The prediction has a mean pLDDT of 81. Transfer RNA from a Verrucomicrobiota bacterium, 75 nucleotides, folded computationally. Rfam family: tRNA. Rfam's curators write: Transfer RNA (tRNA) molecules are approximately 80 nucleotides in length. RNAcentral holds the sequence, with entries from ENA.

RNA sequence: GCCAGUAUAGCUCAGUGGUAGAGCAGCGGUUUUGUAAACCGUUGGUCGGAGGUUCAAAUCCUCUUACUGGCUCCA
Numbered sequence: 001g002c003c004a005g006u007a008u009a010g011c012u013c014a015g016u017g018g019u020a021g022a023g024c025a026g027c028g029g030u031u032u033u034g035u036a037a038a039c040c041g042u043u044g045g046u047c048g049g050a051g052g053u054u055c056a057a058a059u060c061c062u063c064u065u066a067c068u069g070g071c072u073c074c075a
Stems, first nucleotide, its partner, number of pairs: 001071007010024004018055001026042005048064005
């Protein structure tokens, strides 16, 4: 230098154009003498950033940032 992948809740990840979700964590409750576990409920998101297409974008297109991998060149 070229190519590909990843970026979504505190963490690990789903979600291939039509209301952003799960598990764990957090908080509240039930239970217990108490704690843990279990069960019930609940909070939490400018979907890395910018622009575009569309009635409608996490999703499609362009640019860009960070990280990961591969290839090539030079030293």